[in-house]
RNA sequence: AACGAGAACGGCAAACUUAUCGAAAGAUGAGGACGCAAAGUUACAGACCUAACGCCUUGUAGUGACAGGGUCAGGGUGGCUGAACUACCGAAA
Numbered sequence: 001a002a003c004g005a006g007a008a009c010g011g012c013a014a015a016c017u018u019a020u021c022g023a024a025a026g027a028u029g030a031g032g033a034c035g036c037a038a039a040g041u042u043a044c045a046g047a048c049c050u051a052a053c054g055c056c057u058u059g060u061a062g063u064g065a066c067a068g069g070g071u072c073a074g075g076g077u078g079g080c081u082g083a084a085c086u087a088c089c090g091a092a093a
Stems, first nucleotide, its partner, number of pairs: 003090002011036002016031006034079001040085003044082003047077004054071007
């Protein structure tokens, strides 16, 4: 360098509950553990999720609007994959 033990010291924390923020996706704190050897960091590429306001459109309605659909700025997921950077331990091969 690579690899990853029914190893040690330790670490993180899915679903769910709850509080706050957000239009939403989701985020953060607390509780909680499904899992994780990079489940540490970064949205660069792919993938996926969301879609306020506006615009288009349909319906109700009747000039004040309300609801559904489409589109989009943007937002999000590193616990989806690739990539980049960094890191603890040391059995076997």
This is a predicted structure of a 93-nucleotide RNA (c-di-GMP-I-GGC riboswitch aptamer) from a Bacilli bacterium. The sequence was found by an Rfam model in a public genome assembly. NCBI's taxonomy places the organism under Bacteria, Bacillati, Bacillota, Bacilli.